A computed fold for a 583-nucleotide part of an RNA from Sulfuricaulis sp., annotated as large-subunit ribosomal RNA, domain V.
[in-house]
Context: one part of a larger RNA
RNA sequence: CCCGCCGCAAGACGGAAAGACCCCGUGAACCUUUACUAUACCUUCACACUGAACUUUGAAGCUGUCUGUGUAGGAUAGCUGGGAGACUUUGAAGCGGAGGCGCCAGCCUUCGUGGAGUCAACCUUGAAAUACCAGCCUGAUAGCUUUGAGGUUCUAACCUUGACCCGUAAUCCGGGCCGGGGACAGUGUGUGGCGGGUAGUUUGACUGGGGCGGUCUCCUCCCAAAGAGUAACGGAGGAGCGCGAAGGUACCCUCAGCGCGGUCGGAAAUCGCGCGACGAGUGCAAUGGCAUAAGGGUGCUUGACUGCGAGACAGACAAGUCGAGCAGGGUCGAAAGACGGUCAUAGUGAUCCGGUGGUUCUGUAUGGAAGGGCCAUCGCUCAACGGAUAAAAGGUACUCCGGGGAUAACAGGCUGAUACCGCCCAAGAGUUCAUAUCGACGGCGGUGUUUGGCACCUCGAUGUCGGCUCAUCACAUCCUGGGGCUGUAGCCGGUCCCAAGGGUAUGGCUGUUCGCCAUUUAAAGUGGUACGCGAGCUGGGUUCAGAACGUCGUGAGACAGUUCGGUCCCUAUCUGCGGUGGG
Repeated sequence: CCCGCCGCAAGACGGAAAGACCCCGUGAACCUUUACUAUACCUUCACACUGAACUUUGAAGCUGUCUGUGUAGGAUAGCUGGGAGACUUUGAAGCGGAGGCGCCAGCCUUCGUGGAGUCAACCUUGAAAUACCAGCCUGAUAGCUUUGAGGUUCUAACCUUGACCCGUAAUCCGGGCCGGGGACAGUGUGUGGCGGGUAGUUUGACUGGGGCGGUCUCCUCCCAAAGAGUAACGGAGGAGCGCGAAGGUACCCUCAGCGCGGUCGGAAAUCGCGCGACGAGUGCAAUGGCAUAAGGGUGCUUGACUGCGAGACAGACAAGUCGAGCAGGGUCGAAAGACGGUCAUAGUGAUCCGGUGGUUCUGUAUGGAAGGGCCAUCGCUCAACGGAUAAAAGGUACUCCGGGGAUAACAGGCUGAUACCGCCCAAGAGUUCAUAUCGACGGCGGUGUUUGGCACCUCGAUGUCGGCUCAUCACAUCCUGGGGCUGUAGCCGGUCCCAAGGGUAUGGCUGUUCGCCAUUUAAAGUGGUACGCGAGCUGGGUUCAGAACGUCGUGAGACAGUUCGGUCCCUAUCUGCGGUGGG
């Protein structure tokens, strides 16, 4: 050096299983509910199957009889018309009894008695006789018809999962008969309610993982790199309107502040003089403007117009912005002219659907109409603001699928804020004395052991705490060794330098690492090694499915809260290592 055999499992990010954790999908499934929308069931009412009688009580109509007092007035005058007579032995006035109405004055009906009268244009009154007739109104009453509601009764529909008889050796079914119920129940159709019992679904995105929080449209400034534009969960603020004058026009005016003077009057009120180019003011944030004013007044007014619009800005689109000029008819101004809102930039919402007004448009044979179009206008915190629907919340540890190392938890990497270690300066402590020792305020490094940041390999899998076993390295050394200084007398110490050869506990509690305690020891070191080591062991903890408590939640369920329980696979191909044999 080549080839074996027996072993061990450190590596081949070993094998197995398109990660179960995490995120994503306008994925799925179950579960919940005061999510949404349906719906079974239950229930309400109407009608049908569904009939009879009586009674109570409404409504409408017809017929009859009544009913009706503001004041003045013989008095309880409904309205209008006709009208000069009407009623009366078919029994008037009056009187008595009963009933009804009532504004307590009287009116009406009926019975008896009675026996021949009673009333009418007369005077008052807006209206003249209920003397008489007709129609109508208000309200009452009797009858009839139609219809509604309630009650009672009936039997013949209908029911009978009561007895008996028959088909029939039959607890079914059918027929018969008796009984019970009864137009109810029940069923159908429609309708209102209730309705996680059931069903279909929804339950946003951004995001230095996700959740929680915050945000989502528009305006102003910075970032923004001297044209425009330009991101971030970068830094700051505003808007979701207001105003019929705070608009238009003609004419006029000039501020804030300071100094001085001046009754009450003060630091600041109003007044005077001076200085004062803008520091005031601008309806509201900021920026840019503005004194020729866009700022402050007064007069007159409605251009806060109608029909357009060359041409530009801006821009993916859709939107958005500016605009001379022309026509009509105006306002202000002597005129020239200005005026199509407001110093400008925020004050907002597409389409569909529908409302309202108008209209020389359309009009399903024709004429109309309905409906539609066009013009004007209205209804959205559609604010997740380019708006999925008119209409929507949650749980999953019982879970599933597709994906992702585009994205978290372990480990590694980068970084090194934090951490640890060291150094510099030296105020001070140390009786005196900064530096034996300690060291403020500060400064500079090192390490890669903490907590983090980032999200770079790995989600078609890199097993995660602790223990056991076996270790190996560093040295910032715990012991043992050598030394310097000392605030080292000695014995003990303190601190620093050199040094990694060897060594560096056993028990109790806890899953613990750690820690506390007990007892030893020369000492009971600090770290790295995927917080060394699960194809070496364990499986107490964490981190599936069961169950319970506390708490939270209406609930399904949830909790770096607790508690009991809970399957740890791999026969070694290669590298590596130990042993052993052959050439």
Its Rfam family is "Bacterial large subunit ribosomal RNA". Gene Ontology terms of the family: ribosome and structural constituent of ribosome. Its mean pLDDT, the model's own confidence on a scale to 100, is 84. RNAcentral holds the full RNA, with entries from ENA.